Predicted 3D model of a 336-nucleotide RNA (Bacterial RNase P class A) from a Burkholderiales bacterium.
């Protein structure tokens, strides 16, 4: 200088102005009062992610189920460890792949038993003779015996497969926040109790009177399930950050600090200006394989500028990503 490698962090910045949602204060209604509710205001405060996504494991909560044992299912597989738990991560072994940092691995068992083992070959786990050479035999066929070629990923040898079956070890109840609790309408049903049988409850003729019609499982009172809708559950947590220890490591211990969204037909936005970056366009220099590239200066429009949006809630794995920072180490070259 150039090309890997592994792991760590960021995720356009600053300010303005107008909104959204949650807490917090303040006032106001109603209310005896509080509490809770509505409403209105605040130069109070706080509000998306590494993946919030896929919904693939694990788990925590919640119901539902369950004496205890088996059988069937299902998942997992080296060693040894970490964790609440794992199809998760760490060491280390051992296979591959890479010159090298390194990466990758369903990596128990094939004398328990079945099954497969393409092409090719005579033949693929049954044993067989495709070829050559002795023999028996005049000679061919056939039979014995010996050899080596050839094909193949493997050729008779305790062959190979187990991401076929099975076998062994180890776990493994179901279903999910639309889980699950409260509170509770209107209509219809459901118990119970009262009023009504022609001396008539009740409805309807726009409001009352008289009249007139309709009318007997009909009215009306209480309870009780259930639905609509409201509430909780909802975020203080396997938490985050700094320090010290212990451990190669993953991880674990102890101190101290700190509160970090909780909406729910679903806030987290929307304009402005300034800088950043990416295009694009001129000019300079340097490079060149002549395509170009790199770096500096000036100017322009565009885009807010990558994937992408929180929905019980956590550990993980996948998978999607412009661009950039920093830190390990390997390789190759050029100077000294």
């Nucleotide at each position: 200088g150039g090309a890997g490698u592994c792991g760590g962090c960021c995720a356009g910045g600053c300010a303005g102005c107008c909104g959204c949602u949650g807490u917090c204060c303040g006032c106001c209604g109603g209310u005896u009062u509080u509490u809770g509710c509505g409403g209105c205001g605040g130069c109070a405060u706080a509000g998306a992610g590494g993946a919030a996504a896929g919904u693939c494991c694990g788990g925590g909560c919640u119901c539902c189920g369950c004496a205890g044992a088996g059988c069937g299912g299902g998942a997992u597989g080296c060693a040894g460890g970490g964790u609440a738990a794992c199809c998760c991560c760490c060491u280390g072994g051992c296979a591959c792949g890479g010159c090298g940092a390194c990466g990758u691995g369903a990596c128990g068992a094939a004398c328990a038993g079945g099954g497969c083992c393409a092409c090719a070959g005579a033949g693929a786990c049954g044993a067989g003779u495709c070829c050559u050479c002795g023999g028996c035999c005049c000679a061919a066929a056939g039979c014995c015996g010996a050899g080596g070629g050839g094909u193949g990923a493997a050729a008779c040898g305790c062959g190979g497969c187990a991401a076929c079956c099975u076998c062994c070890a180890u776990c493994c109840g179901g279903a999910g926040c639309a889980a699950c609790a409260c509170c509770a309408a209107a209509u219809a049903g459901g118990c119970a109790g009262g009023c009504g049988a022609u001396u008539g409850a009740g409805g309807c003729c726009g409001g009352c009177u008289c009249g007139g019609c309709c009318g007997a499982g009909g009215c009306u009172u209480g309870c009780g399930g259930g639905u609509a809708g409201g509430u909780g559950g909802c975020u203080a947590g396997a938490g985050c950050c700094c320090c010290g220890g212990g451990g190669c490591a993953a991880c674990c211990c102890g101190g101290g600090g700190c509160c970090c969204a909780g909406a729910g037909g679903a806030a987290u936005g929307g304009c402005u200006g300034c800088c950043g970056g990416c295009c694009c366009g001129g000019c300079c220099g340097g490079g060149u394989u002549c395509g170009c590239c790199c770096g500096g200066c000036c100017g322009g429009u565009g885009u807010c500028c990558a994937c992408a949006g929180a929905a019980c809630c956590c550990g993980g794995c996948u998978u999607a990503c412009c661009g950039g920072c920093c830190g390990u180490c390997u390789c190759c070259c050029c100077u000294u």

Background:
The coordinates come from a structure-prediction model, not an experiment, and the mean pLDDT is 76. Of the family's consensus pairs, 93% are formed in the model. The gene name in the source record is rnpB. It matches the Rfam family "Bacterial RNase P class A". Rfam classes the family as a ribozyme. From the family's description: Ribonuclease P (RNase P) is a ubiquitous endoribonuclease, found in archaea, bacteria and eukarya as well as chloroplasts and mitochondria.